[in-house]
Context: one part of a larger RNA
């Protein structure tokens, strides 16, 4: 793991609603008699109704607040007993699962402390007091040498341990091996025997160990503990179909009420939904500054600060500050002098039903898009509202692939047709279509600031055949070396002025350069040349900018259109729309024809099968039941028949009835391979 067998909504009473059937008021229970029997007859104690309202007295088709004949609350029309179908309580209450608690037992053959009795501890080495001899002393202390044999002494074996490492890690082994380590007269090691037992022991204490169990042992029992938690929950079909909001919650993955679903009734056609007209209010986007704040500049300019004269009144100044007022310009959720679409209300017309009530639910984890906002950094496939869609609970087509995006909602069959989004070179259906531009960068086919004599149009504006723009020839002078400064300053360190003269034209000088000079060049002149040229704005494509991790990625192959704009025409493209044929649903005027059947969670229907009962009809050794095949039959489907072969004895089929009723999933549970 894989096939088989078993495996989850029961049952009892009690209450609620339905639906069926008795009575009209309803009906028994205990018990009695009686019976083959769960048959039947008796049995009103009782229960339900038959009258309400009120705290109560108490009144009473009413009654209670209230002073009330006012106004309100509540109330005044058939129930009731069985079966029966759902659903709620209460019991294990679909099925499976803890961790725990607590009662009585076993348990110190492992371990842990102890108590009582035995055992062990190769060799080696160091040499403690003490004693003996000699020196010493009055005599000791002292000293030598020798003897001695001590220690939680020292080095190593057995023995006991467990410091390092590798090996093993489905091992040889539920803790080892292998090489090295620690300790080895001791708080030592070990054998037998015996005590302490669960909130208790016993611990040189690690919450360590009490039988491979230990922050509370192990059995068995309360026991089916509880589990707002996880995970299962088994035949078909047809009708309807949600929710992830609001409150409250020791509440936030539970729960109640409410919203939304189903169902079955009953009202209502003024209610409700949609659409079109008309009619309202308002203060939001947009503006705005008229108000509240804010804010730049500028004129005026009170009042203050400095400051002058004065004995003081008081009179000047002022490059500080500025109220208010004016002009020009802006900003705002908690500013509005106006002010929209939309949205909302009400009227009315058209088309659609609608509400309400009981009974049954589920959802109360929502995602993502667009739009509008709050938080966050105008970050998140980020949070929270608000409003749409869409998955959610939705398949097809498109986006390469892709819940949430674009198209577009699948009752079922067709080897017919039209189309949507997208697409029409090839992969891959469908113009290598048409007209006009454009790109040159493989841009297309990722991306900003910025930059660029890319190209392409569009409006300007200036020079130009009295010859412009470039190139090239020439010229580019004199006063003068302009003053001043300066060692020095001569167009060109710096500062002031920047004049006049020749003349086509030429700065008191555009850059290079010299210590200063000198040189070279500009500007301007004129010649040669021949027509357009300079500038500085607004669009269209396009260029740099441009760097990441395995091997590139328009979906690819490839494309200069098969890229990019503008326009037109055809085609292709789906479960969408026709077309033909069938099925079911609901209304109807019911012949028929309309309109409809996507679908979680749920509600509501109808059926199919399985095991046993009862009645009632049949097969069956001339071969039942199972099992295997099997172009047959019918059924929307759950199935249901036939036939052949096996097999070898019971088994079908109407009607009812009663459930141990229907697997593929529960780390399910038993076999089996």
């Nucleotide at each position: 793991g894989c096939c088989g067998g078993c495996g989850a909504c029961u049952u009892a009473c009690a209450g609620g609603c339905g639906g069926u059937g008795g009575c009209a008021g309803g009906u028994u229970a205990a018990g009695g008699c009686g019976u083959a029997a769960u048959u039947g007859c008796c049995g009103a104690a009782g229960c339900c109704a038959a009258a309400g309202c009120g705290a109560a007295a108490g009144c009473g088709a009413g009654u209670c607040c209230g002073a009330a004949u006012a106004g309100g609350g509540c109330c005044a029309u058939a129930g009731u007993c069985a079966c029966u179908g759902u659903u709620u309580g209460u019991a294990g209450a679909c099925c499976c699962g803890a961790a725990c608690c607590c009662g009585g037992g076993c348990g110190a053959u492992c371990u842990a402390a102890c108590c009582a009795u035995g055992u062990c501890c190769a060799g080696g080495a160091u040499g403690a007091a003490g004693c003996u001899u000699g020196g010493g002393u009055a005599a000791a202390g002292c000293u030598a040498a020798g003897u001695g044999a001590a220690a939680g002494u020292c080095c190593g074996a057995a023995c006991c341990g467990a410091c390092c490492a590798a090996u093993g890690u489905u091992g040889a082994a539920a803790a080892a091996u292998u090489g090295g380590c620690g300790g080895a007269u001791g708080a030592g090691g070990u054998g037998u025997g015996g005590u302490u037992a669960g909130g208790g022991g016993u611990g040189a204490a690690a919450u360590g160990c009490c039988a491979a169990u230990c922050g509370a042992g192990c059995c068995c029992g309360g026991a089916g503990c509880u589990a707002g938690c996880u995970g299962g929950u088994u035949c078909u079909c047809c009708c309807c179909g949600a929710a992830a909001u609001g409150u409250g919650u020791u509440u936030a993955g539970g729960c109640g009420c409410a919203g939304c679903g189903g169902u079955a009734a009953a009202g209502c056609a003024g209610a409700u939904u949609c659409a079109g007209a008309u009619g309202g209010g308002g203060g939001u986007a947009a503006a705005g500054c008229a108000c509240u704040g804010u804010u730049u500049c500028c004129c005026u300019a009170a009042g203050g600060g400095c400051u002058g004269c004065g004995a003081g009144a008081g009179c000047g100044g002022u490059a500080c500050c500025a109220a208010a007022g004016g002009g020009a310009g802006g900003c705002a959720a908690a500013c509005u002098c106006a002010g929209a679409a939309u949205a909302c209300c009400a009227u009315u017309u058209g088309a659609a039903g609608c509400u309400u009530u009981g009974c049954c639910a589920g959802u109360g984890a929502g995602a993502c898009g667009g739009u509008g906002g709050g938080g966050g950094a105008u970050a998140a496939g980020c949070u929270u509202c608000a409003u749409c869609g869409u998955c959610g609970a939705g398949a097809g087509g498109g986006a390469a692939a892709c819940a949430g995006c674009c198209c577009a909602g699948a009752c079922c069959a067709c080897c017919a047709g039209c189309u949507a989004a997208g697409g029409u070179c090839c992969c891959c259906a469908a113009a290598u279509g048409a007209a006009c531009u454009c790109u040159a960068a493989g841009u297309g086919a990722g991306a900003a600031a910025g930059g660029a004599g890319g190209u392409u149009g569009g409006a300007g504006u200036c020079c130009c055949u009295a010859g412009a723009c470039a190139a090239c020839c020439a010229g580019g002078a004199g006063g003068u070396u302009u003053g001043c400064c300066u060692a020095g300053a001569a167009g060109c360190a710096g500062c002031a002025a920047u004049c006049c003269u020749u003349g086509a034209a030429a700065g008191a000088g555009u850059g290079c350069g010299u210590a200063a000079u000198a040189g070279c060049u500009c500007a301007c002149u004129g010649g040669u040349c021949a027509a357009g040229g300079g500038c500085a704005c607004c669009g269209g494509c396009g260029c740099c900018g441009a760097a990441a991790a395995u091997g590139a990625a328009u979906g690819g192959g490839g494309c200069u259109a098969a890229g990019a704009g503008u326009u037109c025409u055809a085609c292709c493209g789906a479960a969408g729309c026709u077309g033909u044929g069938g099925a079911c649903u609901u209304a109807c005027u019911a012949c028929g024809u309309a309109a409809g059947u996507g679908g979680u969670a749920g509600g509501g229907g109808a059926g199919c099968g399985u095991u046993c009962u009862g009645u009632g009809u049949g097969g069956g050794g001339u071969g039942a039941a199972g099992c295997a095949c099997u172009a047959g039959c019918g059924g929307c489907a759950a199935g249901c028949a036939g036939g052949u072969g096996u097999g070898g004895a019971c088994g079908g089929c109407a009607c009812a009835g009663a459930a141990g009723u229907g697997a593929g999933a529960a780390u399910g549970u038993c076999g089996g391979c």